Model confidence (mean pLDDT): 82 of 100. c-di-GMP-I riboswitch aptamer from a Chloroflexota bacterium, 87 nucleotides, folded computationally. The sequence was found by an Rfam model in a public genome assembly.

């Protein structure tokens, strides 16, 4: 000092529920709360999921199928960045 490594001790994040916003839905923000997480920091680039207002398509009593430009990084990889530190 680099790998590998997650014991220790600090310190940090927040999953469902419920609450209030915003949204056309996904989902987001903020209060509670803590299921987990050693990148559960960042970022929609490959993949995947999830919705479809607007649009198209086709229809006729209010419904149905398509489509991301919406959303998820706590879905799996890639890029960028990082606290602490033992055997």
């Nucleotide at each position: 000092u680099c790998c590998g490594a997650g014991a220790a001790a600090g310190a940090g994040c927040a999953a469902a529920c419920c609450c209030g916003a915003g949204g056309a839905a996904a989902c987001u923000c903020g209060g509670c709360g803590a299921c987990g997480c050693a990148a559960a920091g960042u970022u929609a680039u490959g993949g995947g999921c999830c919705u479809a207002c607007c649009g198209c398509u086709g229809a006729a009593c209010u419904g149905a199928g398509c489509c991301a430009g919406g959303g998820c990084c706590g879905c799996c990889a890639g890029a960028c960045u990082a606290c602490c530190g033992a055997c």
Annotation:
The organism belongs to Chloroflexota, within Bacteria. Of the family's consensus pairs, 95% are formed in the model.